The prediction has a mean pLDDT of 83. Transfer RNA from an uncultured Spirochaetales bacterium, 71 nucleotides, folded computationally. Its Rfam family is "tRNA". Its family is annotated with triplet codon-amino acid adaptor activity in the Gene Ontology.

RNA sequence: GCGGUAUUAGCACAUCGGUAGUGCAGAAGCUUCCCAAGCUCCAGAGGCGGGUUCAAUUCCCGUAUACCGCU
Numbered sequence: 001g002c003g004g005u006a007u008u009a010g011c012a013c014a015u016c017g018g019u020a021g022u023g024c025a026g027a028a029g030c031u032u033c034c035c036a037a038g039c040u041c042c043a044g045a046g047g048c049g050g051g052u053u054c055a056a057u058u059c060c061c062g063u064a065u066a067c068c069g070c071u
Base pairs, nucleotide, nucleotide: 001070002069003068004067005066006065007064010024011023012022013021018054026042028040029039030038047063048062049061050060051059
C1' cells in the first nucleotide's frame, strides 16, 4: 500500500429496507421479621460524516478504531 471482518444499552450478543430486542447488570414495586432468591414493571444504545429511498442498524461512498490475510 491492497483486500476482508468487526463496531448496536454499563457488559455479552440478536435484528438481511417498515415500532431496535434478549440475557446479565441498574431503578422502583410486590413477596419476607430482615437479607437472599422469586415475580412485576421502568429507564437506557445503531462508531462518525454524507448519499439513495416514502422509510436506512440494514443498500452505496468516505472516514476512525481493532483484528486477520496479502504485498